[in-house]
Order: sequence, then C1' cells, then structure tokens
RNA sequence: GUCCGAUAAAGGCAAACCCGUCGAAAGACGGGGACGCAAAGCCAUGGGUCCGCCAUCCCUGUCAUGGGAUCAGGAUUGCCAGGUUACCGAA
Repeated sequence: GUCCGAUAAAGGCAAACCCGUCGAAAGACGGGGACGCAAAGCCAUGGGUCCGCCAUCCCUGUCAUGGGAUCAGGAUUGCCAGGUUACCGAA
C1' cells in the first nucleotide's frame, strides 16, 4: 500500500413516524426522531422498482365524474451491480 472488518478507539450517517415547504405524483428539502448502516459518502452508468403532468386510445356515463392502457420525462445510491473517494488498524 492492497485486501479485509474487531464486544477496539475517535467519530459519522439517519429508517419508520410527526411538523413545515416544494412537486401533478413518486418523492425531495428543513426540523424533530432512531430502525439500522464499515461506506446508509458521492455518481442515475447497467438492471430492478415507483410515479407518470400534457397528449392519445379504451371503458363507464343524460350531464358531471371516475377507471384502465400507452408515452415524454421524473424518482429511488438505505433495491442490486458498477465506478469513485475515505477514518481506524485487531485477526
């Protein structure tokens, strides 16, 4: 230095839920809060999953309304993989 990850040391992050804001939504951000995490730091590159405004089509329907499908695009890194950076140093 690389690999690896301990009943080590110093720390770090923050699920669900609640409040507020933004968003059509998924969801994100801020505060509170801790389920957990050795990359639960960062990157949407591959896969998966979620949403899907507008538009088009189908169904329902007197009207109104509602439902489903396609689609641009968006989200998720705490879904998996990959890339990249990093604290400590037992076996």
Description: Predicted 3D model of a 91-nucleotide RNA (c-di-GMP-I riboswitch aptamer) from an Anaerolineales bacterium. Its mean pLDDT, the model's own confidence on a scale to 100, is 84. The organism belongs to Anaerolineales, within Bacteria. Of the family's consensus pairs, 95% are formed in the model.